[in-house]
Molecule: Bacterial RNase P class A
Organism: Dehalococcoidia bacterium
C1' cells in the first nucleotide's frame, strides 16, 4: 500500500425569528374555609431514536382465577456461568468451513414403534442385473440348481475403509492400522480429552410423526382505581287525586298502577390518578478471562390524549459536479432509515455517510 476479519462509536453544529406541548417563577384579577383553583400578561428552563419500528421472546405492574395433581397445547434441548428473568449474553467442549485473522452450528434419542428416501438402480431394509465359483444337463449356442457380495454398473447414500492372509470363489472368516461401539485407567466442576483393552458393527432422516428431560394459570394501561352533570330509565319512601285504568257479567275486599317531591345506587359523556425516579444514567475504585457484580461520588433526561417535539434564513463542517488552476478560492446541488404513547431487559429487521482500535494474508521499501 492492497484485500480482508472482529469489536465499538457518531447519525451534523452554532445563531436569529415565527410557532407547538409540559414544568417553574413573578405580577394582576376573579373565586373559595383553604397555603388551593381558574384566567390574563411577562420571564426562565426542558422537549424523540439507534433503532422510538416488528410486537418475536423475558419481566415489572394491574385485574381475574387458584386445595393439589393430570390431560391437551405450546416452547425449549452439548457443558459451566451471568441475570429480576429469558428462547438473551459470556466462557468453554464436539462437529463443519476458511491459507489465515475468524465464522457457522436446532448440538437429547434412529437398538420403542410408524412413515419417508425423488431420478437412476436388481435392491433404499432385506434384495442380486452383469460378473466370479461349484454341481448337473447339453443340440457346445447355452440352460437349470446352489454359493458369494471381492469386482462392474446406478445413486446424495449400497451395510465400516486400506493392505495382507485365507478360500472352489468369496466374506471381520483371520490379522495389522484407521474410524465407530463398549469397558478400564488418568486429567477436567463439566461437556469432553488422552492412553489402554475387548469382541468385531446394527443405512440415512426426528426445524417427519413420535419418545425422553425441563419450563409454561389467563388477560393486558382500551390493565385498573377514583370523582361525577344534564336527560332518560331503575329501587325505596312521602304526598295528592280518594284514584282514570287493569283481570270481570256485576259488586266488595285485596293487589298492580298513570302525577309530583325526596333519597339511594348503577351506566353514558367528561375529568383526575395510573404516568414517568427507574432491575435509570455518568464518573471513579475494585472482584472476575468475560458476561456481570460490589462500593463511593454526582445527575434528573418528553409525558401528549387525536396526540407537541415544527418551519424559514444565515454561517461553518461533510459529500458530489463545474470553473480557475495561484491547490486555495468561486458558483451550483445534496444529506439515509425512521419517529415516543405504562415501563424496562433482549432479539430481529431498516439505515445516506463517516470515525476509532486490534488482528490476518499478500506485496514493496529501509
Nucleotide at each position: 500500500c492492497a484485500a480482508g476479519u472482529a469489536a465499538g462509536c457518531c447519525g451534523g453544529g452554532u445563531g436569529a425569528c415565527c410557532g407547538c406541548u409540559g414544568c417553574u417563577c413573578u405580577a394582576g384579577a376573579g373565586u373559595u374555609u383553604a397555603u388551593g383553583c381558574u384566567c390574563u400578561a411577562g420571564g426562565g428552563g426542558a422537549g424523540a431514536g439507534g433503532a422510538a419500528a416488528g410486537u418475536c421472546c423475558g419481566a415489572g405492574c394491574u385485574c381475574c382465577a387458584c386445595c393439589g395433581g393430570g390431560c391437551a397445547g405450546g416452547a425449549u434441548g452439548c457443558u459451566g456461568g451471568g441475570u429480576a428473568a429469558u428462547g438473551c449474553c459470556c466462557a468453554g467442549g464436539g462437529g463443519g468451513g476458511g491459507u489465515g485473522a475468524c465464522c457457522c452450528u436446532a448440538c437429547g434419542g434412529a437398538a420403542a414403534g410408524u412413515g419417508c428416501c425423488a431420478c437412476a438402480g436388481a435392491a433404499a431394509c432385506a434384495u442380486a442385473c452383469c460378473g466370479c465359483c461349484c454341481c448337473g444337463a447339453u443340440u457346445u449356442g447355452u440352460c437349470g440348481g446352489g454359493g458369494u457380495a471381492a469386482g462392474g454398473g446406478u445413486g446424495a447414500a449400497a451395510u465400516g475403509g486400506u493392505g495382507a492372509g485365507g478360500u472352489a470363489a468369496g466374506a471381520g472368516c483371520u490379522c495389522a492400522c484407521c474410524a465407530g461401539c463398549g469397558g478400564c485407567u488418568g486429567g477436567g466442576u463439566g461437556a469432553c480429552c488422552a492412553g489402554u483393552c475387548g469382541g468385531c458393527u446394527g443405512g440415512g432422516u426426528a426445524a417427519a410423526c413420535c419418545c425422553c428431560g425441563u419450563c409454561c394459570g389467563g388477560a393486558g394501561c382500551a390493565a385498573g382505581a377514583c370523582c361525577a352533570a344534564a336527560u332518560a330509565g331503575g329501587a325505596g319512601g312521602g304526598c295528592a287525586c280518594u284514584g282514570a285504568g287493569g283481570a270481570c257479567g256485576c259488586c266488595c275486599g285485596g293487589c298492580c298502577a298513570a302525577g309530583u317531591c325526596c333519597u339511594c345506587g348503577g351506566g353514558u359523556u367528561g375529568g383526575u390518578c395510573g404516568c414517568u425516579u427507574g432491575a435509570c444514567c455518568c464518573u471513579g475504585a475494585u472482584g472476575g478471562c468475560a458476561a456481570c457484580g460490589u462500593c463511593a461520588g454526582g445527575g434528573c433526561u418528553a409525558g401528549a390524549u387525536a396526540g407537541a417535539u415544527g418551519g424559514u434564513c444565515a454561517c461553518c463542517a461533510c459529500c458530489c459536479c463545474g470553473a480557475u488552476u495561484a491547490c486555495g478560492u468561486c458558483g451550483g446541488g445534496g444529506g439515509a432509515c425512521a419517529g415516543a404513547a405504562c415501563u424496562c431487559g433482549g432479539c430481529u429487521u431498516a439505515u445516506a455517510g463517516g470515525c476509532u482500535u486490534a488482528c490476518u494474508u499478500g506485496g514493496u521499501c529501509u